Predicted 3D model of a 73-nucleotide RNA (transfer RNA) from an Opitutales bacterium.
It was read from a public genome assembly.
The organism belongs to Opitutales, within Bacteria.
RNA sequence: GGGGAAGUAGCUCAGCGGAUAGAGCUGCGGUUUUCUAAACCGUAGGUCGCGGGUUCGAGUCCCGCUUUCCCCG
Repeated sequence: GGGGAAGUAGCUCAGCGGAUAGAGCUGCGGUUUUCUAAACCGUAGGUCGCGGGUUCGAGUCCCGCUUUCCCCG
């Protein structure tokens, strides 16, 4: 330099163009327990990598950029 994959919550990931973007774990509060752990209940946390475009409507489609990984040279 060329090609491909990925970027969504603190972490691991879901998310047929249409709902207030979700789950598990973690954190915080509570119940229970002599205490801890476990279990259960509740709660918090998001510029969906960045910038444009298409569309009535974009996490999703298109373009550019960027970061990480893989392959080729």